This is a predicted structure of a 350-nucleotide part of an RNA (small-subunit ribosomal RNA, central domain) from an uncultured bacterium.

Context: one part of a larger RNA
RNA sequence: UUGGGCGUAAAGCGCGCGCAGGCGGUCAAUUAAGUUGGGUGUUUAAGCCCGGGGCUCAACCCCGGUUCGCAUCCAAAACUGGUUGACUUGAGUGUAGGAGAGGAAAGUGGAAUUCCACGUGUAGCGGUGAAAUGCGUAGAGAUGUGGAGGAACACCAGUGGCGAAGGCGACUUUCUGGCCUAUAACUGACGCUGAGGCGCGAAAGCGUGGGGAGCAAACAGGAUUAGAUACCCUGGUAGUCCACACCGUAAACGUUGGGCGCUAGGUGUGGGGUCCAUUCCACGGAUUCCGUGCCGCAGCUAACGCAUUAAGCGCCCCGCCUGGGGAGUACGGCCGCAAGGCUAAAACUC
Numbered sequence: 001u002u003g004g005g006c007g008u009a010a011a012g013c014g015c016g017c018g019c020a021g022g023c024g025g026u027c028a029a030u031u032a033a034g035u036u037g038g039g040u041g042u043u044u045a046a047g048c049c050c051g052g053g054g055c056u057c058a059a060c061c062c063c064g065g066u067u068c069g070c071a072u073c074c075a076a077a078a079c080u081g082g083u084u085g086a087c088u089u090g091a092g093u094g095u096a097g098g099a100g101a102g103g104a105a106a107g108u109g110g111a112a113u114u115c116c117a118c119g120u121g122u123a124g125c126g127g128u129g130a131a132a133u134g135c136g137u138a139g140a141g142a143u144g145u146g147g148a149g150g151a152a153c154a155c156c157a158g159u160g161g162c163g164a165a166g167g168c169g170a171c172u173u174u175c176u177g178g179c180c181u182a183u184a185a186c187u188g189a190c191g192c193u194g195a196g197g198c199g200c201g202a203a204a205g206c207g208u209g210g211g212g213a214g215c216a217a218a219c220a221g222g223a224u225u226a227g228a229u230a231c232c233c234u235g236g237u238a239g240u241c242c243a244c245a246c247c248g249u250a251a252a253c254g255u256u257g258g259g260c261g262c263u264a265g266g267u268g269u270g271g272g273g274u275c276c277a278u279u280c281c282a283c284g285g286a287u288u289c290c291g292u293g294c295c296g297c298a299g300c301u302a303a304c305g306c307a308u309u310a311a312g313c314g315c316c317c318c319g320c321c322u323g324g325g326g327a328g329u330a331c332g333g334c335c336g337c338a339a340g341g342c343u344a345a346a347a348c349u350c
Stems, first nucleotide, its partner, number of pairs: 004321003007304002012318001014200004021193003025087007033080002035076008049065006090190001091187003094183005102176007109153001114148007124135002161168002205246001207244004214240002219235004257317006265295012299306002323350003332343004
């Protein structure tokens, strides 16, 4: 370069914002860079290719010729590009409504666990397959009252909702992002994607300072066992929590990148609109838009399955794959306080 792929076989960056780049709606005019046609020049000879001929054929040799490329001139104007003008369906704005654990901060609440003090009360409690370690006559466990402190928010709760992803769940207030519907007033292609770049990013881990109820790596003890550096039990420190600053990884999964258009239906559910019916409400029916499930036709698929939320039919842009092991390793570079992360081979071997 050509070709094939990426749900499960190797392969979609964890997610977003976005510079460059690539691609880009409708109508008209213009230009002629791309594009198309023609002319001229150049392209040494030989070779290659095409046509013809000569050695009996062929190899070989001879004759003639096309093409490609580049330059330049003339012409065409459909498509792409440039310029100009216009448009509204893409995109955005306005106006009127709507739902929501979306985010940040401050404050508040009740249940429960633990601990402390006091009262009642007496011999056990706890734990297991069974036990033991452990706690308890210095009065435990149980029960009552009061108090302290930290963490998490039962029911509601739902293949319910919101968020780009990670994720988000008591209540109130303040600040704040996105989304949906209706309308069609405004702008007039302002769009899509996005190498680099920048930001966000569970848990664990790290730094400084707080906090520490419960849980609990490590650790200790008791059991089990042939052993038991485990599973079970009794304890228990980092950590889990808060503030600020790092780390930048996950089965970061729908193992399915983003955008737009098109392609039978059926049935749930969440949020809106319109119409019908009704005594307002409520309940109901039809329809429409957005989201989220299940089933299923065509089609696709190696099969499983997917199937208007596509893995169907197309277009645009990005990322990635190329046998297993060696190896997501070594070396180098960049980043990090460190742990380590990102980029990323080869020998050798099957």

Record summary: The prediction has a mean pLDDT of 86.